Glycine riboswitch aptamer from a Gammaproteobacteria bacterium, 109 nucleotides, folded computationally.
The source organism's lineage runs through Bacteria, Pseudomonadati, Pseudomonadota and Gammaproteobacteria.
Rfam family: Glycine riboswitch aptamer. Its family is annotated with glycine biosynthetic process in the Gene Ontology.
Its mean pLDDT, the model's own confidence on a scale to 100, is 77.
RNA sequence: UUAUGUUCUGUGGGAGAGAUUUCAUAAUGGUAAGUGAACACUUACUGUUGGAAACGCCGAAGGCGCAACCCGCUCGGAAACGCUCAGGCAAAAGGACCGCAGGAUAAAA
Repeated sequence: UUAUGUUCUGUGGGAGAGAUUUCAUAAUGGUAAGUGAACACUUACUGUUGGAAACGCCGAAGGCGCAACCCGCUCGGAAACGCUCAGGCAAAAGGACCGCAGGAUAAAA
């Protein structure tokens, strides 16, 4: 000085699966009717965002399992496979992983 490994930051890409159903549930809006001098209140219907429950589904945060394989070989590591605890099932967000740029660190030669 540097191939390369690990990691961080920025940036580009990045899949799957119900915008399901119910509720005498919370908040907030709309319409109609009624009461009222008015503010407003009551009732009915309904929208949105949550919450609870039910059924169905997905795998690529995390987690668990199997082990081809690797290794210094009774240890240890190990998948995008399996499970679906967690998470998710319009968009957004998230997202394993991949590319690029930069930083830190280790480092054969």